This record gives sequence, C1' cells and structure tokens, in this order.
RNA sequence: GCGGGUGUAGUGUAGCUGGUAACACGUCAGCUUCCCAAGCUGAAGAUCGAGGGUUCGAGUCCCUUCACCCGCUCCA
Repeated sequence: GCGGGUGUAGUGUAGCUGGUAACACGUCAGCUUCCCAAGCUGAAGAUCGAGGGUUCGAGUCCCUUCACCCGCUCCA
C1' cells in the first nucleotide's frame, strides 16, 4: 500500500427482508431474613465508533473517516 472482519447501556452479547433497540450480569429501590448471601418484584441506564448521503422512516443500505484484529504485497 491492498483486501476482509469487528465497533450497539458500566461489562458481555442479540437485533432476520429498513418500521422508533432486546437479553444476561452489574447498579439502585422494595419484599424476604436477626444480619449477610441467595431468591422474588420493580426502576434507571445506549440518539448504535464519528461525519455525511438515500428514504416517509436507517443499528440495518451507500460514501468518507477513526480505533482494534486478520490476511496479502513491497522495501529494509
């Protein structure tokens, strides 16, 4: 330099053929218990790496770009 993959709550992941983002752990509150843990119930928390474009509508499609990973090539 070329090609490919990944990026989504604090963490790990899902999200199909575009239709307003889910699950687990964790956190907080309550119940339970003499207390803790465990268990049960509920709540908060992500404008989806960044910037544009297409569309009535984008996590999803297109372009550019950033970070990480893999492969190939060239030079030393």
Source information:
The RNA shown here (transfer RNA) has 76 nucleotides and comes from a Thermoleophilia bacterium. Taxonomically the source falls in Thermoleophilia (Bacteria, Bacillati, Actinomycetota). RNAcentral records the identical sequence in 2 taxa. RNAcentral holds the sequence, with entries from ENA. Model confidence (mean pLDDT): 80 of 100. It matches the Rfam family "tRNA". Rfam classes the family as a transfer RNA.